The prediction has a mean pLDDT of 86. Small-subunit ribosomal RNA, central domain from Lepocinclis gracillimoides, 339 nucleotides, folded computationally. The source organism's lineage runs through Eukaryota, Discoba, Euglenozoa, Euglenales and Lepocinclis. Rfam family: Bacterial small subunit ribosomal RNA.
Context: one part of a larger RNA
RNA sequence: UUGGGCGUAAAGCGUCUGUAGAUCGUUUAUUAAGUUUAAUGUUAAAAUUUAAAGCUUAACUUUAGCGUAGCAUUGAAAACUGAUAGACUUGAGUACAAUAGAGGUAAAGGGAAUUUUUAGUGGAGCGGUGAAAUGUGUAGAGAUUAAAAAGAACGCCAAUGGCGAAAGCACUUUACUAGGUUGAUACUGACAUUGAGAGACGAAAGCUAGAGUAGCAAAACAGAUUAGAUACCUGUGUAGUUUUAGCUGUAAACGUUGGAUACUAAGUGAUAUAAUAUAUUGUUGUAGCUAACGCGUUAAGUAUCCCGCCUGGGGAGUAUGCUUGCAAAAGUGAAACUC
Numbered sequence: 001u002u003g004g005g006c007g008u009a010a011a012g013c014g015u016c017u018g019u020a021g022a023u024c025g026u027u028u029a030u031u032a033a034g035u036u037u038a039a040u041g042u043u044a045a046a047a048u049u050u051a052a053a054g055c056u057u058a059a060c061u062u063u064a065g066c067g068u069a070g071c072a073u074u075g076a077a078a079a080c081u082g083a084u085a086g087a088c089u090u091g092a093g094u095a096c097a098a099u100a101g102a103g104g105u106a107a108a109g110g111g112a113a114u115u116u117u118u119a120g121u122g123g124a125g126c127g128g129u130g131a132a133a134u135g136u137g138u139a140g141a142g143a144u145u146a147a148a149a150a151g152a153a154c155g156c157c158a159a160u161g162g163c164g165a166a167a168g169c170a171c172u173u174u175a176c177u178a179g180g181u182u183g184a185u186a187c188u189g190a191c192a193u194u195g196a197g198a199g200a201c202g203a204a205a206g207c208u209a210g211a212g213u214a215g216c217a218a219a220a221c222a223g224a225u226u227a228g229a230u231a232c233c234u235g236u237g238u239a240g241u242u243u244u245a246g247c248u249g250u251a252a253a254c255g256u257u258g259g260a261u262a263c264u265a266a267g268u269g270a271u272a273u274a275a276u277a278u279a280u281u282g283u284u285g286u287a288g289c290u291a292a293c294g295c296g297u298u299a300a301g302u303a304u305c306c307c308g309c310c311u312g313g314g315g316a317g318u319a320u321g322c323u324u325g326c327a328a329a330a331g332u333g334a335a336a337c338u339c
């Protein structure tokens, strides 16, 4: 390579858009590139093989014949694939009418809590723990009342709920904006699927330059605990957490399950709508599948198409080179050796 695989054993790119490519509905006509078929030529000899002959036989030798497949030329066929021209409506899309939603971006507004500050009352503790101590307080704390400021997060509703490609999205209102679902007609007429490269988005942490900083809190400093305690517990506390403009591009980015289409028992919940239905989302489970666990119309069943990936463990996601990045790092990615 062939073959076999990818939920948990190695293996689905984090997600989407989309170029080339690959694959692709129904039908008519033409064509004849692929395809099928015929003839001719060629495919040296020897060897192989078939038949015969010659050495007493055999091996051996000689003579005659056959030969797939390939290539070329000339014909034939027209089912399938392709090409060209036309038609169709079921796939796909557009228009119309409804409809649900934390989908996105921006702006404005809100109350509870926390901390701080100011003022009043008041007068000895408060705080913290397994127990303490550090800490804080007669320079008046804690408690309580009133006022002010600031930043961050949005209780109940709330769900096994909803939306989004994924990451993710939740106080309220407004503006702009994307997608879905349902319904009944009309229109376009295969416009589709997947997608190497490529591009876009992409939690948290981290980085750059501004702004901001209430609470929490890596690092750091103390108090404890302990044999020690660079920890767990306690008191402080800076980056950070927030925001604007960029960068980074990774996660157990998980359903550890790529996308699309068709088919294959039932029962029972939820969400949306115009509700015996369709779409989505759960659960039990038949056939079937699976090494088993389990999956089971949301398949891990039965099939087709396209992409990605795997090939014993360690060495190693390391070294080296290259690309990207301000850096941190990311992407690509071995071998020796060893079991």
Base pairs, nucleotide, nucleotide: 004310005309006308007293008292012307014201015200016199017198021194022193023192025088026087027086028085029084030083031082033081034080035077036076037075038074039073040072041071042070049065050064051063052062053061054060091191092188093187094186095185096183097182098181099180103177104176105175106174107173108172109171110154114150115149116148117147118146119145120144121143125136126135162169163168206247207246208245209244210243211242215241216240220236221235222234223233258306259305260304261303262302263301266284267283268282269281270280271279272278273277288295289294312339313338314337321332322331323330324329